[in-house]
RNA sequence: UCAAUGAGUUUGGGGUGCCCCGUUUGUAUCAGGGGCUGAGAACAUACCCAUGGGAUCUGAUCCGGAUAAUGCCGGCGUAGAGAACAUUUAUUGAUUCAAG
Numbered sequence: 001u002c003a004a005u006g007a008g009u010u011u012g013g014g015g016u017g018c019c020c021c022g023u024u025u026g027u028a029u030c031a032g033g034g035g036c037u038g039a040g041a042a043c044a045u046a047c048c049c050a051u052g053g054g055a056u057c058u059g060a061u062c063c064g065g066a067u068a069a070u071g072c073c074g075g076c077g078u079a080g081a082g083a084a085c086a087u088u089u090a091u092u093g094a095u096u097c098a099a100g
Base pairs, nucleotide, nucleotide: 001094002093003092004091005090006089007088008087009086010084011050012049013048014047017036018035019034020033021032022030056081057080058079062075063074064073065072
């Protein structure tokens, strides 16, 4: 000096669905309570993700399966888009230079 891996920092990106009870004139809406999947189901000092990028968005009011129901699971998907290819530090490896 370079590479790989781990950790941190700052900055930035992202999602927030489904069902039941309740409230209510109301199948709307959301005071409140509970259930499902998930890291997260909103208003967070949280959680996840930042280029070898499935975090997330688009296609998509898509296709198949399952479910009480759902963006629940799988496909689509080596698809298209997607936020510093930042910085600090530790370990390991490689390479170069200097001194003894």
Description:
TPP riboswitch aptamer (THI element), 100 nucleotides, folded computationally. Of the family's consensus pairs, 81% are formed in the model.